[in-house]
RNA sequence: GCUUCCAUGGCUCAGUUGGCAGAGCGGUCGGCUGUUAACCGAUAGGUCGCCGGUUCGAGCCCGGCUGGAAGCG
Numbered sequence: 001g002c003u004u005c006c007a008u009g010g011c012u013c014a015g016u017u018g019g020c021a022g023a024g025c026g027g028u029c030g031g032c033u034g035u036u037a038a039c040c041g042a043u044a045g046g047u048c049g050c051c052g053g054u055u056c057g058a059g060c061c062c063g064g065c066u067g068g069a070a071g072c073g
Base pairs, nucleotide, nucleotide: 001072002071003070004069005068006067007066010025011024012023013022019056027043028042029041030040031039049065050064051063052062053061
């Protein structure tokens, strides 16, 4: 330098055909318990990496950029 893939709550990841952004773990509060852990209930937390484009509507489609991984040279 070229090709492919990845980027979504604090972490690990779903979101399949464009139409309300989700799960598990973690956090907070409460219940249970002599206490802790475990277990149960509730709850908070997201400009979906950045800048544009298409569209009535974009996490999803298109272009560029940034960061990461693998392969090739």

This is a predicted structure of a 73-nucleotide RNA (transfer RNA) from Delftia sp. Rfam family: tRNA. Rfam links the family to the GO term triplet codon-amino acid adaptor activity. Rfam classes the family as a transfer RNA. RNAcentral holds the sequence, with entries from ENA and MGnify. NCBI's taxonomy places the organism under Bacteria, Betaproteobacteria, Burkholderiales, Comamonadaceae, Delftia. RNAcentral records the identical sequence in 4 taxa.